[in-house]
RNA sequence: ACCGAUCAAGGGCAAACCCGCCGGAAACGCGGGGACGCAAAGCCACCGGUCUGACAGCGGGUUACCGCUAGGACAGCGGGGCUGCCGAG
Numbered sequence: 001a002c003c004g005a006u007c008a009a010g011g012g013c014a015a016a017c018c019c020g021c022c023g024g025a026a027a028c029g030c031g032g033g034g035a036c037g038c039a040a041a042g043c044c045a046c047c048g049g050u051c052u053g054a055c056a057g058c059g060g061g062u063u064a065c066c067g068c069u070a071g072g073a074c075a076g077c078g079g080g081g082c083u084g085c086c087g088a089g
Stems, first nucleotide, its partner, number of pairs: 003089001007087001012038002017033004022029002036076001042082003046079003049074003055071001057068004
């Protein structure tokens, strides 16, 4: 330098659920607790997918509202891209 495990050591993240006298219309996010899991469960909405629909837009309407629609959300749904710790042998 390269290969590198059914994984040693030191660490990391944190689902459900609970709390918030936190944000948001909502989906969801954030903080605290918690641990189902994770070797990229680190980062990016580019492709597919899923969730939401206040405002804006379009359509309807009995003018109360109703329907459609991401530009919103999910990276712990899949694909893709970028980056990356340790080392027995």